[in-house]
Order: sequence, then C1' cells, then structure tokens
RNA sequence: GCGGGAUUAGUAUAGUGGUAAUACGUUUGCUUCCCAAGCAAAAGUCGCCAGUUCGAUUCUGGUAUUCCGCU
Repeated sequence: GCGGGAUUAGUAUAGUGGUAAUACGUUUGCUUCCCAAGCAAAAGUCGCCAGUUCGAUUCUGGUAUUCCGCU
C1' cells in the first nucleotide's frame, strides 16, 4: 500500500427498512433481627460524518479504532 471481518447499555452478546432485546451488573422497593439469597420495578445503548428512503442498528459512501490475510 491492497483486500476482508468487527464496532449495539457498565460487561458479554442477539437483532435481514417500521416501538431496540436477553443475561449479568447498577438503583429502588418487598421479604429478613442483619447480611446473603429470592421476588417485583426502574434507569441506562446502535463508533463518527454524509447519502438513499415516508421511515435506517439494518442499504450506500467516507472516516476512526481493532483483528486477519496479501504485498
């Protein structure tokens, strides 16, 4: 220098154009003499910039980080 993959909540991962999901964690409440465990609820997320579209996590282009391969 070239090609390909990945980027979604604090962490690990789902999600093939129409309300963003699960587990653990966090917070609050219940339970308990207290803690732990258990139960219920809540908060919190699509790497960034553009384009297409009525509508984009999803499609297209660029860019950043990272991984793999080629030279």
Transfer RNA from a Candidatus Parcubacteria bacterium, 71 nucleotides, folded computationally.
Rfam family: tRNA. It is annotated as a transfer RNA. About the family: Transfer RNA (tRNA) molecules are approximately 80 nucleotides in length.
It was read from a public genome assembly.
Its mean pLDDT, the model's own confidence on a scale to 100, is 81.
The source organism's lineage runs through Bacteria, Bacteria candidate phyla and Candidatus Parcubacteria.